Record summary: Glycine riboswitch aptamer from an uncultured Acidiferrobacteraceae bacterium, 122 nucleotides, folded computationally. The coordinates come from a structure-prediction model, not an experiment, and the mean pLDDT is 75. It was read from a public genome assembly, where an Rfam model found it.

RNA sequence: UUUUGGCUAGUGGGAGAGACCUGACCCAAAUUAACCAACUCUAUAUAUAAAGGGGGGGGAGGGGCAGGCACCGAAGGCGCAACCGCCCGGAAACGCUCAGGUAAAAGGACCAUCUGCUGUUU
Numbered sequence: 001u002u003u004u005g006g007c008u009a010g011u012g013g014g015a016g017a018g019a020c021c022u023g024a025c026c027c028a029a030a031u032u033a034a035c036c037a038a039c040u041c042u043a044u045a046u047a048u049a050a051a052g053g054g055g056g057g058g059g060a061g062g063g064g065c066a067g068g069c070a071c072c073g074a075a076g077g078c079g080c081a082a083c084c085g086c087c088c089g090g091a092a093a094c095g096c097u098c099a100g101g102u103a104a105a106a107g108g109a110c111c112a113u114c115u116g117c118u119g120u121u122u
Stems, first nucleotide, its partner, number of pairs: 004119004010113004018069001020068004025063003035058002039054003070102003076098001077096003083090002
């Protein structure tokens, strides 16, 4: 200097499936009032806006907890196949669904970009 691989911080993208049912308790019940939509404000520079503030068209429901059924599959985990290897092992975006998840947020295999470290090739 060049080729290519591994790990890693950051950034961008990133699917699927019930805002389910029931129970007691708490808040509220035609109202300014529980609760919620559009819109808007708010974090170090930018972006973002779950929580918080405003808002006000609605509004008979809403909240956490517990139990139940259904479903998803791309954190993790388990199992096997092609294949690799030879002790019987490794192994996927396949299968399972323990865990996790089913409005938003968060998370998210993987892809791209890129910081740092490291191996290989010229």